Notes: A computed fold for a 72-nucleotide RNA from Dujonia railenensis, annotated as transfer RNA. Its Rfam family is "tRNA". Rfam links the family to the GO term triplet codon-amino acid adaptor activity. The prediction has a mean pLDDT of 80. NCBI's taxonomy places the organism under Eukaryota, Opisthokonta, Ascomycota, saccharomyceta, Dujonia. RNAcentral holds the sequence, with entries from ENA and Rfam.
């Protein structure tokens, strides 16, 4: 320096261009408990950024920013 890959709650993951982005831990409320633990319900919470194709983008494409791998 050059070739690659990845980036989605807080933390891990899933998503063939079309309804309301999936799903598990956390966490917040309630229930159950004499209280707490378990259990049950429900609720909060996410697409790194800046453009581009498209009626229509977490998805397709360009750059950038971060993390990695492999080459020099």
């Nucleotide at each position: 320096g050059g070739u690659u890959g990845u980036a989605u709650a807080g933390u891990g993951u899933a998503g063939u261009g079309g309804u309301u982005a999936u799903c598990a831990c956390u966490u917040u409320u309630g229930g159950u408990u004499c209280u707490g633990a378990u259990c049950c319900a429900a609720a909060c919470a996410a697409c790194g950024c800046c453009g581009g194709u498209u009626c229509g983008a977490c998805u397709c494409c360009g750059g950038c920013u971060a993390c990695g791998a492999c080459c020099u």